[in-house]
Molecule: small-subunit ribosomal RNA
Organism: marine sediment metagenome
RNA sequence: AGAGUUUGAUCCUGGCUCAGAACGAACGCUGGCGGCGUGGUUUAGGCAUGCAAGUCGAACGAUCUGCUGUAAUGCAGAGAGUGGCAAAAGGGUGAGUAAUACAUAGGUAAUUUGCCUUCUGGCUCGGAAUAACUUUGCGAAAGCGAGGCUAAUACUGGGUAAGACCACGAUUUCUUCGGAAAUCGAGGUUAAAGACGGGGACCCCAACAGGGCCUGUCACCAAAAGAGAAGCCUGUGUCCUAUCAGCUUGUUGAUAAGGUAAUGGCUUACCAAGGCGAAGACGGGUAGCUGGUCUGAGAGGAUGGUCAGCCACACUGGGACUGAGACACUGCCCAGACUCCUACGGGAGGCUGCAGUCGAGAAUCUUUUGCAAUGCGCGAAAGCGUGACAAUGCGACGCCGCGUGAGCGAUGAAGCCCUUCGGGGUGUAAAGCUCUGUCAGCCCGGAUGAAUAUCCGUUCCCUAAUAAGGGGCGGAGAUGACAGUACGGGCAGAGGAAGCCACGGCUAACUCCGUGCCAGCAGCCGCGGUAAUACGGAGGUGGCAAGCGUUGUUCGGAUUUAUUGGGUGUAAAGGGUGUGUAGGUUUCCUGAUAAGUCGAAUGUGAAAUCCCUUGGCUCAACCAAGGAACUGCGUUCGAUACUGUCAGGAUUGAGCACGAAAGAGGAGAGCGGAAUUCCCGGUGUAAGGGUGAAAUCUGUAGAUAUCGGGAGGAACACCAGUGGCGAAAGCGGCUCUCUGGUUCGAGGCUGACACUGAAACACGAAAGCAAGGGGAGCAAACAGGAUUAGAUACCCUGGUAGUCCUUGCAGUAAACGAUGGGCACUAGGUGUAUCCGUCUUAGACGGAUGUGCCGCAGCAAACGCAUUAAGUGCCCCACCUGGGGAGUACGGCGGCAACGUUGAAACUCAAAGGAAUUGACGGGGACCCGCACAAGCGGUGGAGCAUGUGGUUUAAUACGACGCUACGCGUGGAACCUUACCAGGGCUUGACAUGCAUGAAGUAGAAAGCUGAAAGGCAGACGACCCGUUAAGUCGGGAACUUGCACAGGUGUUGCAUGGCUGUCGUCAGCUCGUGUCGUGAGAUGUUGGGUUAAGUCCCGCAACGAGCGCAACCAUCGUCGUUAGUUGCUACUCCGAUUCGUCGGAGGCACUCUAGCGAGACUGCCAGUGUUUAACUGGAGGAAGGUGGUGACGACGUCAAGUCAGUACGGCCCUUACGCCCUGGGCUACACACGUGCUACAAUGACCGGUACAAAGAGAAGCGAUGUCGCAAGGCAAAGCAAAUCUCAAAAAGCCGGCCCCAGUUCGGACUGAAGGCUGCAAUUCGCCUUCAUGAAGUUGGAAUCGCUAGUAACCGCAGAUCAGCUAUGCUGCGGUGAAUACGUUCCCGGGUCUUGUACACACCGCCCGUCAAGUCACCUGAGUCGAGUGCACCCGAAGUUGCUGUUCUAACCCGCAAGGGAAGAAGGCCUCGAAGGUGUGCUUGGUGAGGAGGACUAAGUCGUAACAAGGUAGCCGUACCGGAAGGUGCGGCUG
Repeated sequence: AGAGUUUGAUCCUGGCUCAGAACGAACGCUGGCGGCGUGGUUUAGGCAUGCAAGUCGAACGAUCUGCUGUAAUGCAGAGAGUGGCAAAAGGGUGAGUAAUACAUAGGUAAUUUGCCUUCUGGCUCGGAAUAACUUUGCGAAAGCGAGGCUAAUACUGGGUAAGACCACGAUUUCUUCGGAAAUCGAGGUUAAAGACGGGGACCCCAACAGGGCCUGUCACCAAAAGAGAAGCCUGUGUCCUAUCAGCUUGUUGAUAAGGUAAUGGCUUACCAAGGCGAAGACGGGUAGCUGGUCUGAGAGGAUGGUCAGCCACACUGGGACUGAGACACUGCCCAGACUCCUACGGGAGGCUGCAGUCGAGAAUCUUUUGCAAUGCGCGAAAGCGUGACAAUGCGACGCCGCGUGAGCGAUGAAGCCCUUCGGGGUGUAAAGCUCUGUCAGCCCGGAUGAAUAUCCGUUCCCUAAUAAGGGGCGGAGAUGACAGUACGGGCAGAGGAAGCCACGGCUAACUCCGUGCCAGCAGCCGCGGUAAUACGGAGGUGGCAAGCGUUGUUCGGAUUUAUUGGGUGUAAAGGGUGUGUAGGUUUCCUGAUAAGUCGAAUGUGAAAUCCCUUGGCUCAACCAAGGAACUGCGUUCGAUACUGUCAGGAUUGAGCACGAAAGAGGAGAGCGGAAUUCCCGGUGUAAGGGUGAAAUCUGUAGAUAUCGGGAGGAACACCAGUGGCGAAAGCGGCUCUCUGGUUCGAGGCUGACACUGAAACACGAAAGCAAGGGGAGCAAACAGGAUUAGAUACCCUGGUAGUCCUUGCAGUAAACGAUGGGCACUAGGUGUAUCCGUCUUAGACGGAUGUGCCGCAGCAAACGCAUUAAGUGCCCCACCUGGGGAGUACGGCGGCAACGUUGAAACUCAAAGGAAUUGACGGGGACCCGCACAAGCGGUGGAGCAUGUGGUUUAAUACGACGCUACGCGUGGAACCUUACCAGGGCUUGACAUGCAUGAAGUAGAAAGCUGAAAGGCAGACGACCCGUUAAGUCGGGAACUUGCACAGGUGUUGCAUGGCUGUCGUCAGCUCGUGUCGUGAGAUGUUGGGUUAAGUCCCGCAACGAGCGCAACCAUCGUCGUUAGUUGCUACUCCGAUUCGUCGGAGGCACUCUAGCGAGACUGCCAGUGUUUAACUGGAGGAAGGUGGUGACGACGUCAAGUCAGUACGGCCCUUACGCCCUGGGCUACACACGUGCUACAAUGACCGGUACAAAGAGAAGCGAUGUCGCAAGGCAAAGCAAAUCUCAAAAAGCCGGCCCCAGUUCGGACUGAAGGCUGCAAUUCGCCUUCAUGAAGUUGGAAUCGCUAGUAACCGCAGAUCAGCUAUGCUGCGGUGAAUACGUUCCCGGGUCUUGUACACACCGCCCGUCAAGUCACCUGAGUCGAGUGCACCCGAAGUUGCUGUUCUAACCCGCAAGGGAAGAAGGCCUCGAAGGUGUGCUUGGUGAGGAGGACUAAGUCGUAACAAGGUAGCCGUACCGGAAGGUGCGGCUG
C1' cells in the first nucleotide's frame, strides 16, 4: 500500500467481497511446563447451607465460672443487659435515568460537617427513673404484658456566659449594588460527665479504706480556624427519531407566609398571564456517565468488562424514624407478589456481599486457607472483628517465556506416493555413532515478604517531682496463611512432551485415485454433467504452533456521508416558475471597542493508562520511580491586520427621476375575410366516397358536381425568420381602452437601500372534476366494415364525452438546455433582432442588450461544453449515496373525486448503470457483384423401372452421413468371401507380434483312417531343417512344439479428449503485421475518400510509411507459327513389283498430318475518343488469338465443438474360456408406404429395316484376342498377332441415302410374366448377367412447387476406363461427335462484398425480452375481530407516615401547695390535607394472533400472446383520461433520449 467481481474487450460511476488489528468470547480438533492477568456479557430470575459488623469492664449495675485464700478479698474469664462509638464505610450490581445524572470550568456574600489537627475558655450544685434481675400472666411459636428492686459518661432541673446566636445603633472596608465582613455600644437566648493512673506537703476521717488537694492521660462542654466530607446553583458539552409541531396551569413571574443546613413554586394563599419551541420544545425509542479501551496516518468511528472517579439501585411500590451524615443492601412501618413455619388463631424471610445451588443459555470458577501483610471499626492498651484484603484451587480465556533435543551420518535403506518405467519425492529425514541435560520425575538444602506492638536503656517535654504519661535514639524481641513454595545442589536417562488449518484466483503452497450437476464445496468470483490442482481420500507442499481453525462483534481498508476529503448535462442527484420572511453572505474610507482571532503568563485538566528514560522479578509479560503528555476549560496582561459591534463619511453595487425604442407580454370590448358543415332554391344525372385491395356508408325519395342565398361555431393561410415578448406555463387576423416588464442614451437624485432564500404566498400545458352556456370541424369510449390464426389494434365509415365560453377546483408533464440564482475574470471568428455613436452615409467601423453557429486555452469517463461554460473563483438555496421491493405500504396534510404531497421496512440480487470500441444483426440507407432474378433452352414433381434414404418388418435386416454442406453419399462392384449383423457348432497365449521360464526326444511336420455341415476333435505309417560337435540322429544350442507367465486381440465407447484429412461460406476479396501517429483505454489510422477493376486490380489524394498471407502471374492443357527429331506415325513427290484396276506391297523421302521436346507470340504494345495530363474505359487497326484468349490445378485469416475413433494413427475408459478368433447357414436384396437422385418413355424433328461416312481418349498377359468355323443369338471350338503410335478390344452413334409405318395406347412404350438357352464361378434357391421366342402393364408431356445452363456452353449422340471371376453400371470418372436460344436490365427473391446508421444483441435476431394465467416457497401490507404490554385523563377507595388541628383520656422529674390537687410540659387517641397499591370509565401508543383480501420477491426446460430493443415491422417515451384476457390500445398536450 491494495486486490477480486458488471463487458466480447475498454474507460468511468457504483455496490458487494477479501487481505489487517482487536475481544470478559463461544464452538470443533488437539494439548508438555511455568509466570502475570482474567472469568455469569443471558433471567435486576428463584434460592438450601455456612460465613460477610462489631467492639468497649479504663461509662454502668447485677449474675455465673475458674484460681488464690479460713473468710473477706484479689486475679482471670464468660454470656446477656443499660450506655457509648461504629453500623451512611468497605463489598455488589447497572434495573432505572437523555438529565434531580455525568464531564469540565466556576459560584455559594444562600450552606452543613461526628471522628481528626491547631488554638481559646470551661468542666458547678441537684433530682427522678429504667433495663438487667426477681414474682407472674397470655401465646403453638414469634413474641407481648403486669407488679417489685437497682446503676451510669443514660435522662433531667438550677447556676455561670468569655465566646456564639438574635434584633438595634454607629464607623470603616468590600460589593454581583441585593448586600456582606470587621470594630465598638447596650439588650435578650444558650453548656458540660466523668473514667483510669501517679503523688511530697496540707485538710476530712479513730485507723485502714476512701476523699479533698496537686498532677498526667483519655473523655465531656462552648467558641474560632484548618483539613477532609457533603448539599445547592450556573456556563459549556453529552444518542436516534419531524411518519412526534406545537407544549405548559404550580405552569411563568410578583407579594406574603411556611419549610430546609441552605437558595428556590420546594409548598400554600392571593395577584398578573405569562413561560418554552424549527439553534427542535413536547412526545417516542435506546442508554448508567467519565478517566479510559479498540481501531485509524490523522480527523474520526465504535465501545465503557477488569482498575479508578461520580451516580443510581438493594424482592416490587410507598413512607418516615434515628443520626454529624440515610429516607439506610445484611434497620423500622405499610401495601403487593413469591417462598417457608403453623396448634389455622397467627408468624418468618429477602445472596444485584463471599462461596455454593436450580433455571434459562453458545457460555463464565472453590460451599478452600488466613487475618501473616495492607487497610477499616471499636478499645487507653493488650486485643477482638473483618468472604475488604492476602493467598490457594479450577478454566490454553488472554498476554509472555521455555521445552519436545544437538552434532556427524548414503549418489540416498525399507515403507508409502508419483512416473515419460529411465527414474523422481518423502530425505540427513530414519537407522547408526558421538554428545547435552532445560522442563517434567526422585533425593537434599531452603528464602525475601517481619516492620511494628511489647520490654529494657538513654535523652527531651509536661510537672513540685528523678512517679506516671508523651516524643526521639539504641538494644532485646513473641508473631508466616501462602509453604517445605520460589530458588540452589545432586541422581538417572533422549528417555515422558505436536498439532491444526490451507494448497483454482484474490493468497504462500500440486499431483494421483475415487465420484460423475450425484455426493458435496463456497468469504467473493465460482467448482462438480467420465481425464475435477476447487468435492472425498492419499502422498507431497505452504503457514502458524501448545495451539490451530470456525463463528460472532468493532474499527480499518471505505475519499462508500467526503471538516481534512465527494458529487448533481447523459451514471443516483437542480425544486415546474416566481415573489419574499427568518437565516446565511455582503462595496470603499476614517475613528472607537476588543466579542471572535492571535501571543504571553498562570490555575486546573485526580490517580492509573498511552509515550520516553531508568530500575526490580534470570529475560519477557508484569511491576516500580522520574519525566513528558493530557491537543480542554477558567483567569490576568498584551496585539488590533481581518471578522463582528458602534459612530461618521463616500459612490462604483442597487434604486429613483428625465429623453427615446422594439415587441404574438397580459386583461376587456368590438370588427373582418377565406374555408369546413348544415339549410333553402336553380342546373343536372348515376354514381359518389373510401382503400394496399375492399366493404360498411351516401345516392333515382335525385346524391357527388356546379351556381345563388342563408345559419352557426371554431381557428386565423400568406407575412413567418434557430425572428420577437414573457419568471415559467405560454403568446400569432384587425381596431380601441386599461396595464406589467425590458433595452438604449444622458449622468440630475438617494446613499449599500444588495445577493440568495428554509417556511409561507402566488402563477402553473394537456387531460380531468363541479355548475351553467355553446357545439361547425375534430374526436377517447362505443357501433359497424375490413385485415388477421385471433385483432378488444394499426386502415375505413360513423360517433358521444371532450375540445370553445363563464365561474370555481385540481397542481401534475421528457413542466428539458434533462444544465438553480447572483457577481467577477478567462483567445477569437461569423450570422441575426433592437437601440446608440463616428466617418469617407445604399455602406463601413465601434458600443450596449438579447438570440444562434464555429472554435482556443481549460474542463470532462467519454460524448461534449467552451464570454449564453459543463472553464477559473466567491456567496446562498435545493438535491444524491448500489439495483429491485417503491415513489409502493402505513401515518399525516391537501382534494368533490380522480388523485397529489411527504415517504419507509421486511425480503431479494451481485450487480443495475453511463460513455465510447469492435463485431453481428435490421421488415435502416448508399454503392457493387453472382445463372440471384429477369430473358431463354432443357428438365424434376405425374408413369414404369433402377438406385439411395426414412419408416415398418425381422433372429438379423451391420455401422456411419441429416437444411444449403445427408439421401447413384463412405461403397470405384454384398451369391460364398467381403461382413462389421443374426442363429448354430467350435478354440482359449489364441488367426497375428515379442520376451521369459519350463517340458518332452521319434521332436516339428504329416499321408491313410474315424467323426462332423464345416471348423474342429481323435489318430498317427512316415519323418525333417540350421550351427557347432560326435564313431553314431551322439551331445549341446537355435528354430519349431507343449505347458505356464507377461501379453496378444477388439469395426467395443468417446469425432464434445485428439492428430491427419475433408466439406461449407468461397475462387468471395478479403485477413493481418512492423514502425510511426492519434486516443486515458478497448481501439483507430494504414485498409477510409475520389476514380477504376474480375480483384485491397491499379491511379490520385491523405499521418502515415512499408511488409506478409490471399488476387494476379509463375504450372498443366487447348488454340497459331517456327525449329529439332522421323518409328511403330505420314505419303505431296520419285522409282520398282503386284492387281479383282478399287487399290495393295516394297524402296526412297520427312513436304504435309501427327507425335513430343525446345522456342516465338498478346503487352492495352499501336491509333482515335472519353477521363484529371492518371489509372483505366469505349471503338478501331494488325493478328491464329485482344483486353484474365478458353479450361484445369491452386482455396487467405477464420466460421460451423460441421464430418470421420468403421481408412490409418492416437489419450482415457471398457471386454479377456469373450465385446477376441474360426466355421456352416442366413441377413445387409424384406415391403402397406413416404422422399431424394436417375434411366426409359409417352412418339412422325419419330419407330423399324437396309445401305453408307466421320472421332477422341483409353485398356490389354490367369489379358486383349484378329481371322476361320459352328450356332438365329448369347456364345462355343481352333487360333495369328500384341507387354502394344506396330497387334487387339473396335462396330463409334447421332448423321446421310433409300424404304415402310400415318397419329392409334399404335410397327409408340417397354414393365411384368412364361418357355428354351448361354456365360462366370466350389456354388446363381434366397440373390447374377446375357440371348432367343412369346407376353405387351402404366404412360398421350405431368398440380402446387422446383432444378441446371451464358458457347463449343445447354440440349442430343455414342466411346472408353476404374472396381471386377461374374454382375444388379441407368451410377461414377473421362473422351470426343452434332450443336443452339437469350441476357432490356438490377425494382424484386436468394447469397456475398464495401461504406454508413440504429441497437437494450455478443451463445451475437434461431438474439434479447414484457405482462396476465397455472404450480411451489418466503417476507410484508390490509382485515370482522381477539389477546396482551405501556401510558394519559376523570372519578372511587385510601394503608403506613409527616406537618397541622384537637387532645374529654393518660403522665415520675420543674413550679405552686402541708396534702389533696392544680399549672407547665408531653403522650395515646381522634379529625383534615397529601398519599402507594387497588377499582371503574374513556382515550392514545405498541406487540402477538386472525377466516379472507392485495400486491411483491424467488424458483433449467408449463399456458397465452409478442408490448419494448433495428424505422422492432403502427417511432418511442412523459403526464392525463377512457377502454381491453394480458402485454397494451386510443384520444389530448408535450419531449427527442